The part of an RNA shown here (small-subunit ribosomal RNA, 3' major domain) has 481 nucleotides and comes from a metagenome.

[in-house]
Context: one part of a larger RNA
RNA sequence: UGACGGGGGCCUGCACAAGCGGUGGAGUAUGUGGCUUAAUUCGAUCCAACGCGAAGAACCUUACCUGGCCUUGACAUGUAAGUGGUAAAAGCCUGAAAGGGUAAUGACCCCGCAAGGGGAGCUUGCACAGGUGCUGCAUGGCUGUCGUCAGCUCGUGUCGUGAGAUGUUGGGUUAAGUCCCGCAACGAGCGCAACCCCUAUGUCCUGUUGCCACUUCCGCUAGCGCGGGAAGCACUCUGGACGGACUGCCUCGCUUGAACGAGGAGGAAGGUGGGGAUGACGUCAAGUCAGUAUGGCCCUUACGGCCAGGGCUGCACACGUACUACAAUGCCUGGCACAGAGGGCAGCGAGACCGCAAGGUGGAGCAAAUCCCUUAAAACCAGGCCCAGUUCGGAUUGUCGUCUGCAAUUCGACGGCAUGAAGCCGGAAUCGCUAGUAAUGGCGUAUCAGCUACGGCGCCGUGAAUACGUUCCCAGGCCUC
Numbered sequence: 001u002g003a004c005g006g007g008g009g010c011c012u013g014c015a016c017a018a019g020c021g022g023u024g025g026a027g028u029a030u031g032u033g034g035c036u037u038a039a040u041u042c043g044a045u046c047c048a049a050c051g052c053g054a055a056g057a058a059c060c061u062u063a064c065c066u067g068g069c070c071u072u073g074a075c076a077u078g079u080a081a082g083u084g085g086u087a088a089a090a091g092c093c094u095g096a097a098a099g100g101g102u103a104a105u106g107a108c109c110c111c112g113c114a115a116g117g118g119g120a121g122c123u124u125g126c127a128c129a130g131g132u133g134c135u136g137c138a139u140g141g142c143u144g145u146c147g148u149c150a151g152c153u154c155g156u157g158u159c160g161u162g163a164g165a166u167g168u169u170g171g172g173u174u175a176a177g178u179c180c181c182g183c184a185a186c187g188a189g190c191g192c193a194a195c196c197c198c199u200a201u202g203u204c205c206u207g208u209u210g211c212c213a214c215u216u217c218c219g220c221u222a223g224c225g226c227g228g229g230a231a232g233c234a235c236u237c238u239g240g241a242c243g244g245a246c247u248g249c250c251u252c253g254c255u256u257g258a259a260c261g262a263g264g265a266g267g268a269a270g271g272u273g274g275g276g277a278u279g280a281c282g283u284c285a286a287g288u289c290a291g292u293a294u295g296g297c298c299c300u301u302a303c304g305g306c307c308a309g310g311g312c313u314g315c316a317c318a319c320g321u322a323c324u325a326c327a328a329u330g331c332c333u334g335g336c337a338c339a340g341a342g343g344g345c346a347g348c349g350a351g352a353c354c355g356c357a358a359g360g361u362g363g364a365g366c367a368a369a370u371c372c373c374u375u376a377a378a379a380c381c382a383g384g385c386c387c388a389g390u391u392c393g394g395a396u397u398g399u400c401g402u403c404u405g406c407a408a409u410u411c412g413a414c415g416g417c418a419u420g421a422a423g424c425c426g427g428a429a430u431c432g433c434u435a436g437u438a439a440u441g442g443c444g445u446a447u448c449a450g451c452u453a454c455g456g457c458g459c460c461g462u463g464a465a466u467a468c469g470u471u472c473c474c475a476g477g478c479c480u481c
Stems, first nucleotide, its partner, number of pairs: 005481001007480007015470002019433005026324008034315002042053002064310007073128001077127007091102004108119004130299002133297003139293001141288003144284001146282001151190006157166003170181003196276004201243005207237001215230006246270001249264005326426001330385006342373003347366002352361003392423001397418007439462007
């Protein structure tokens, strides 16, 4: 000087408390450990590994295993020789394929009238290629974490023999080393804040594919009303620009000051309005040599390369994360209403027809504010069920089908009929959340032929309860012993 203390003081945080909903019990999905295996490829392991790398394992992917093959090699550069009218490919034979054998025909560019020469290509050889082999404790780069916590430092000066201290401590205040006052310090930098994006309000410009409250016109109708057009652009939206919020104004309390507390006006919005992006000096020899790069070591007819099949999906078990439930605030049937954000050409695919359905036939329109995916679902209305292992629950199993794909046996998703398991709210323990949040309902999308997506990332609908407080648990900040 730090770190630590079951030392002290002050303070903060869904840390506790106050509440709401879960996990832990069941079934299934998924990841991991373990076991098994020819192989079950590898990595990640407290918080900060475990729906993680993987935004898609049937083949491929694929790195693993078994078997069959290749050896200058699937790929790059150089060099020597040969060939360059020769070889590869097609065909044929063999084979699971890769590979091997045979082989009619017989290709390209440049110079040149031609003869011919040179090159590409091919063959052979040599240098070399190649390695998801090891080391993240040799590294770069990137990332996690403490933590969006409020800290971390420097120059000059001063103090101290010195390590160092001071500043940065103190009194207040703040979300904040935020600001104020004081002070042997005076200043400065990286962080904080602001500048950036989205969102909430307005104004101006811009208008088609968008809109139709109002005005007006046309058509239909007995009428209510319905349909269509035009202009303006109220609404909505596209793109651009600007305004707006600053404790700026007022009252009270408090005050040296900075500020703070309570309330008010105006306002779409009020006290960093809400959300995002943004992550200081550093810590963990944290993670990654399997994303790429890279030092060193190791393999070189194999630890390289190709192919087929299998495996990564194996199952006495254990754990994590989720989904679906155990029901009446419910389930079933019928009717009926209201979104946002996305995606679409090897694509989205309407109306129509076929099928109980998955889906099929067909192909209008659309490179999209135009067409399509696209009926949102909870909600609401009506009817049934009557508390039961049930009209709850849907696992499992049988069978018949659909779709994708060369191919669904290992190992895909979906539909119909039948089957109808556990489960009656979950021990110790433990997690999330302070408002358009939790809870709950559906929709979209990346990857992608298809899909094990119940995952990830987004979008909107409905929409709470509670916070006395800081004694205690956990983490952190400042001062001090």